[in-house]
C1' cells in the first nucleotide's frame, strides 16, 4: 500500500427497507425475609460511530470519511 470484516443504552447481543430499536445484564425504587442472599414487580438508560446519497419511508441500500479486528505484500 492492497483486501476483507466490525461500529446499536454503562455492558454483551437482537432487529425482512416500515407500528414506540428488542432482550440479557447494570442501576435507583418497591415487595417477598427477623436480616442477608436470591426471586419478583417496576422504572431509568440509544438521536443506532461521523458526513452524505437512493425511497413515501434506512439501524437495514450506496458512497466517503474514522476508529478497531484479521489477510497479504
Nucleotide at each position: 500500500c492492497g483486501g476483507g470484516g466490525c461500529a446499536u443504552g454503562g455492558u454483551g447481543u437482537a432487529a425482512u427497507g416500515g407500528u414506540u430499536a428488542a432482550c440479557a445484564u447494570u442501576u435507583g425504587c418497591g415487595c417477598a425475609u427477623g436480616g442477608g442472599g436470591u426471586g419478583c414487580g417496576u422504572a431509568a438508560g440509544a438521536u443506532u460511530c461521523u458526513g452524505g446519497g437512493u425511497u413515501c419511508g434506512a439501524a437495514u441500500c450506496c458512497c466517503a470519511g474514522u476508529g478497531c479486528c484479521c489477510c497479504g505484500a
Molecule: transfer RNA
Organism: Candidatus Nealsoniibacteriota bacterium